[in-house]
Context: one part of a larger RNA
RNA sequence: GCCGGCGAGUUACUUCGUGUCGCGUUAGGUUAAGGCUGUGAAGGGCCGGAGCCGGAGCGAAAGCGAGUCUGAAUAGGGCGUUCAGUGGUACGAAGUAGACCCGAAACCGGGUGAGCUACCCAUGGCCAGGGUGAAGGUCCGCUAACCCGGACUGGAGGCCCGAACCCAUCGAUGGUUCAAAAUCGAGGGAUGAGCUGUGGGUAGGGGUGAAAUGCCAAACGAACCCGGAGAUAGCUGGUUCUCCCCGAAAUGCAUUUAGGUGCAGCUCCAGGGGAAUCGUCGCGGAGGUAGGGCUCUGAAUGAGCUAGCGGGCGAGAGCUUAGCAACCUCAAUCAAACCACGAAUGCCGUGACGUAAUUACCUGGGAGUGAGACUGUGGGGGCUAAGCUCCAUAGUCGAGAGGGAAACAACCCAGACCGCCAGCUAAGGCCCCUAAUUCCAAGCUAAGUGUCAAAGGAUGUGAGGUCGCUCAGACAGCCAGGAGGUUGGCUCAGAAGCAGCCAUCCUUUAAAGAGUGCGUAACAGCUCACUGGUCGAGUGGCUUCGCGCCGACAAUCCACCGGGGCUCAAGCUUGGAGCCGAAGCUGCGGACGCGUCGAUUUCGACGCGUGGUAGGGGAGCGUGAUGUGCGCGGUGAAGCUCGUCUGUAAGGACGGGUGGAGUGCACACCAGUGCGAAUGCCGGC
Numbered sequence: 001g002c003c004g005g006c007g008a009g010u011u012a013c014u015u016c017g018u019g020u021c022g023c024g025u026u027a028g029g030u031u032a033a034g035g036c037u038g039u040g041a042a043g044g045g046c047c048g049g050a051g052c053c054g055g056a057g058c059g060a061a062a063g064c065g066a067g068u069c070u071g072a073a074u075a076g077g078g079c080g081u082u083c084a085g086u087g088g089u090a091c092g093a094a095g096u097a098g099a100c101c102c103g104a105a106a107c108c109g110g111g112u113g114a115g116c117u118a119c120c121c122a123u124g125g126c127c128a129g130g131g132u133g134a135a136g137g138u139c140c141g142c143u144a145a146c147c148c149g150g151a152c153u154g155g156a157g158g159c160c161c162g163a164a165c166c167c168a169u170c171g172a173u174g175g176u177u178c179a180a181a182a183u184c185g186a187g188g189g190a191u192g193a194g195c196u197g198u199g200g201g202u203a204g205g206g207g208u209g210a211a212a213u214g215c216c217a218a219a220c221g222a223a224c225c226c227g228g229a230g231a232u233a234g235c236u237g238g239u240u241c242u243c244c245c246c247g248a249a250a251u252g253c254a255u256u257u258a259g260g261u262g263c264a265g266c267u268c269c270a271g272g273g274g275a276a277u278c279g280u281c282g283c284g285g286a287g288g289u290a291g292g293g294c295u296c297u298g299a300a301u302g303a304g305c306u307a308g309c310g311g312g313c314g315a316g317a318g319c320u321u322a323g324c325a326a327c328c329u330c331a332a333u334c335a336a337a338c339c340a341c342g343a344a345u346g347c348c349g350u351g352a353c354g355u356a357a358u359u360a361c362c363u364g365g366g367a368g369u370g371a372g373a374c375u376g377u378g379g380g381g382g383c384u385a386a387g388c389u390c391c392a393u394a395g396u397c398g399a400g401a402g403g404g405a406a407a408c409a410a411c412c413c414a415g416a417c418c419g420c421c422a423g424c425u426a427a428g429g430c431c432c433c434u435a436a437u438u439c440c441a442a443g444c445u446a447a448g449u450g451u452c453a454a455a456g457g458a459u460g461u462g463a464g465g466u467c468g469c470u471c472a473g474a475c476a477g478c479c480a481g482g483a484g485g486u487u488g489g490c491u492c493a494g495a496a497g498c499a500g501c502c503a504u505c506c507u508u509u510a511a512a513g514a515g516u517g518c519g520u521a522a523c524a525g526c527u528c529a530c531u532g533g534u535c536g537a538g539u540g541g542c543u544u545c546g547c548g549c550c551g552a553c554a555a556u557c558c559a560c561c562g563g564g565g566c567u568c569a570a571g572c573u574u575g576g577a578g579c580c581g582a583a584g585c586u587g588c589g590g591a592c593g594c595g596u597c598g599a600u601u602u603c604g605a606c607g608c609g610u611g612g613u614a615g616g617g618g619a620g621c622g623u624g625a626u627g628u629g630c631g632c633g634g635u636g637a638a639g640c641u642c643g644u645c646u647g648u649a650a651g652g653a654c655g656g657g658u659g660g661a662g663u664g665c666a667c668a669c670c671a672g673u674g675c676g677a678a679u680g681c682c683g684g685c
Base pairs, nucleotide, nucleotide: 001685002684003683004682005681006680011097012096013095014094015093016092017091018090019089020088021087022086023085028053029052030051034047035046036045037044057064058063067079068078069077070076100238101237103235107228108227109226110225111224112223118202119201120200121199122198123197124196125195126194127192129161130160131159132157136153137152138151139150140149141148165189166188167187169186170185171184172183173182204220206216207215208214213222241620242619243618244617245616246615251264252263253262254261255260265369266368267366268365269364270363271362272361276359278354279353280352281351282350283349284348285347291341292339293338297335298334299333301331302330303329304328306325308324309323310321311320312319313318372397373396374395375394376393377392378391379390380389381388402413403412404411417590418589419588420587422586423585424584428580429579430578431564432563433562437577439576440575441574442573443572444571450566456550457549460547461546462545463544464543465542466541467540468539469538477534478533479532480531481530483507484506485505488502489501490500513528517526518525591610592609593608594607595606596605597604598603621674623671624670626668627667628666629665630664631663632662639658640657641656642655643654644653645652646651
């Protein structure tokens, strides 16, 4: 891992509800403990009225009573007066119990452990060899003596080197191992706070500890074993047959509450109830949002007027001012917490019409949910960030399959009862992959734009608008002119059109700036504006719209059309004709549910419906046991196995083989009653 077997809402009591049964409905129903009796046994029968429920309520109560309480009240009001119950039983639910099953870490009690290890006590054992040479001693020297010096002797030391022995610093190997801590090599201690044998001691709220929370029998921040014990687990996992009907929530309030729970909301079932419900339209309402506005409250800009402030002058009075500036006036603005205005939607009421197969609403019983997600729209927070976060509103997913978007819960289309080798459509598509047009008409794009992107940039190109110039000759090119006062004045070393400052005139002219740019040290030189000629028909500026261009850099070749590939398109815009395309719609056949009608168990006609998680309801299948009845079986039961048939399903029937002794059907009744999952348990392989 697979296969097989085992494996989870039970039981008792109490309460509520529903069905059903007994008794009662002329007000009653029922016994509990206990007792008596009976039987071969299991079981049964009869007493027992204590108690409980009902039969009257109201009041805090005294109390009164079909009434009573409040109250001064013979007022009003509140609660009553009408409506049969009660005891079993089955099912649903709750409570108390382990209470659907498995699961802690822990807590407490009583014991077992120091044969491991920590420390201690008692008594034993062990340490090759080598080195160093303390104190002391002897002799000699020296000295008055001590001191001191030398030689020899001596043999101290948590001394040195190094086996046994003890340890474990480093490396390698090992790491399903030789080994649940080792092996090999290197290393430390090795007369000491040394190592070690045996016997003994200290125990879990504890011991021991040269102290690490170390050790106390291979896991010690509190050992192990058994017990309390099925501890508790608002947590995780698991929870076993079928079909039919309905079908959620992820919200509000509260919570030592936030992944839990209570009540409400939404849901299912039963009873009541009847259109009071829902949709559209008309009518009547309330309202201060969007928008708009500036009267108010504030914000904020320019101008004017003018207090005040500041600056200057003045001894002062005061005068003055290119500064600041309220009110006021004009103009143009801004606001969730501004409004002299003000929608659309929505909401309330009402009338009409429409729809349903029943709603709203009421009563009772059972739930689940209370982590939501994305998209559009209106907003708050944030950065007018987030696949962000918090509200509101609608949709979808959740719990929704099918078609489209290459793939893609949430987007677009569309809500799957079943069958069909029938038809029509939606979104989206129709060159090939790939079902359907290489369809029609008109235009645009040249960028493979299409098939990612902004500010910004540009004689891209198409369609318009508008203002100039132009056969009295424009625009572009070419030829020629482009002058004089004058080198204007100033400045400056110089400044002559052309560093800078000021002025910017006059003349000759067809025209020519006190000069557009290049240039010089300054001049010079080139050129432009402007003019003539040549040429001979259009040529410029601004602006609007369509489609394109640049801007455009990323990490594994192409890799930002799904691919191929596409250019009067297979791209874009506009119009048109067709077709394809889904579980949508239709057709044919079938099943089930509900309603209406007719028959009245079953039936028929018509109409409507049948996606579905949590969850509610209904109807069934199958397993084991029991009772009653009826069957089968050595001429072969159950079981196993192969096959055929059959039912909407769980399933059922039959036949062959195997097997070798039990077993089925109907009704009733009782459950240790259905397995794929629980790192499930046991076994096999």

The part of an RNA shown here (large-subunit ribosomal RNA, domain II) has 685 nucleotides and comes from a Chloroflexota bacterium. The organism belongs to Chloroflexota, within Bacteria. The coordinates come from a structure-prediction model, not an experiment, and the mean pLDDT is 87.